The prediction has a mean pLDDT of 77. This is a predicted complex of two RNAs, RNase P RNA and transfer RNA, with 428 nucleotides together.

């Protein structure tokens, strides 16, 4: 210098006017004034995991879900983090729903002889017949029955390890070499697995099919849920029963609590006020431990809170010419969207010194 | 805001690993003096997008878009 490759940040500035939420003084029950504060890295999908609230103090059992290589991190986790194993790339680095198929079922369409089990075509042996040949035979050809064989040969995505040589009547892990997986056993490793010796043991693929193994899970969502206030008309219909009932929220059995309960139809209130709601697994810096994720400890800090729902609009000036996009309980991920700058580390190529 | 569900031919739906159907529309031909009906036959599909699994995916799995549904107080 030119390609790459991972991680981190930022997300127009600045002034001037005029408007909006919340909250302090002032000011006083009216409507003001003045000062502070006032969106995101994804606030977004609602995909996971949690906290809080009701349902019982959330309990058993049994179906149903979730997760799925180790070993750690965390309130939890399908998430991080170091690692093993596999693919890719020259590398830096990246991707992986990555247990079990030798526990069992199921499917593997078409083709194909056969789809987990078999012989069409094909080699090969034996008996018998038939023709050639021959002195007689040996031999050859061919048909039939009985076997043998999976090697060629065609079908397929896949045909019971590959390739090469010996061997056999023809063939085969029969037998050896070397390659690929498997098992036994030794060493290293907490573990995944590594790595070496022995052993011819060769088993089809699919579990994002059922299932198996291990391991987690009660359900429901702030329209949770609590408290006040207003007003109002149930002799309205319908089902279930007095305990082996009906209810109390996810599908069944128990357990626990209630004892009249459900559903429809009508009736009210007017889109009523407080609380739940923003100080929190909270955020920043230092230092310590840990390879890290993370975690302890010490200082600082206070950082939106509406309820028809604020965070906006105008002009000016500047240059890099502004992306995606807008909170509604709250947090930890993950996942998609995004115009562009910026740092920093690491590779590769080439060039200088 | 929370919570369920679909997307397949112009329209309506079927198809739950193995060649994407149907019905009603469209177009041709036949009938008819015309038309409708009626009868033969033909066209027409990125199975909402991407990716994954798998010998094969409209279907299994993930992820994205788009459009429906329920769900507030009080007695």
């Nucleotide at each position: 210098u030119a390609a790459g490759u991972u991680g981190g940040c930022c997300a127009g500035a600045u002034g001037a006017u005029c408007g909006c939420g919340g909250u302090u003084a002032c000011a006083a029950u009216a409507a003001g004034u003045a000062g502070c504060u006032g969106a995101g890295g994804a606030a977004a999908g609602u995909c996971c995991g949690a906290g809080c609230u009701c349902c019982a103090u959330a309990g058993g059992g049994c179906a149903g879900g979730g997760u799925g290589c180790u070993g750690g991190a965390u309130a939890a986790c399908a998430u991080c983090c170091a690692g093993u194993g596999g693919a890719g790339g020259c590398g830096a680095c990246u991707c992986c729903c990555a247990g079990g198929a030798a526990a069992g079922u199921g499917c593997c369409a078409c083709a194909g002889a056969a789809a987990u089990a078999u012989a069409c075509c094909a080699c090969c042996u034996u008996u018998a017949g038939a023709a050639g040949g021959u002195u007689c035979a040996a031999c050859u050809u061919u048909u039939a029955a009985a076997g043998g064989u999976a090697a060629g040969g065609g079908u397929g995505a896949a045909a019971a390890g590959g390739u090469a040589a010996g061997g056999u009547a023809a063939g085969a892990g029969c037998u050896u070499a070397c390659c690929a997986g498997g098992g036994u056993u030794c060493a290293g490793g907490u573990g995944a697995c590594u790595g070496g010796a022995c052993u011819g043991c060769u088993a089809g693929g699919u579990a994002a099919a059922c299932c198996c193994c291990a391991u987690c899970u009660g359900g429901a969502g702030a329209a949770a849920g609590u408290c006040c206030a207003a007003a109002u008309a149930g002799a309205g219909a319908g089902a279930a029963a007095u305990a082996u009932u009906g209810g109390g929220u996810g599908g069944c059995c128990c357990g626990c609590c209630c004892a009249u309960u459900c559903u429809c139809c009508g009736g009210g209130u007017a889109a009523g006020g407080a609380c739940g709601c923003u100080a929190a697994a909270g955020a920043u810096a230092u230092c310590a431990g840990g390879c890290a994720a993370c975690u302890a400890a010490u200082a600082u800090c206070u950082u939106a809170g509406a309820u028809a729902g604020a965070u906006g609009a105008u002009c000016a000036u500047c240059c890099u010419a502004g992306a995606c996009a807008g909170a509604a309980c709250u947090c930890g991920g993950c996942u998609u969207a995004u115009c562009g700058g910026c740092c920093a580390g690491c590779u590769u190529a080439u060039g200088c010194u | 805001g929370c919570g369920g569900g679909a997307a397949u031919a112009g329209c309506u739906c079927a198809g739950u690993g193995g060649u994407a159907g149907a019905g009603c529309a469209u177009c041709a031909c036949g009938u008819u003096g015309c038309c409708a009906a009626c009868g033969u036959g033909a066209g027409g599909g990125u199975c909402g997008c991407g990716a994954g699994u798998u010998c094969a995916a409209a279907u299994c799995u993930c992820g994205u878009u788009u459009c429906c549904c329920g769900c507030u107080c009080c007695a």
It holds a member of the Rfam family "Bacterial RNase P class A". It is annotated as a ribozyme. Rfam describes the family as follows. Ribonuclease P (RNase P) is a ubiquitous endoribonuclease, found in archaea, bacteria and eukarya as well as chloroplasts and mitochondria.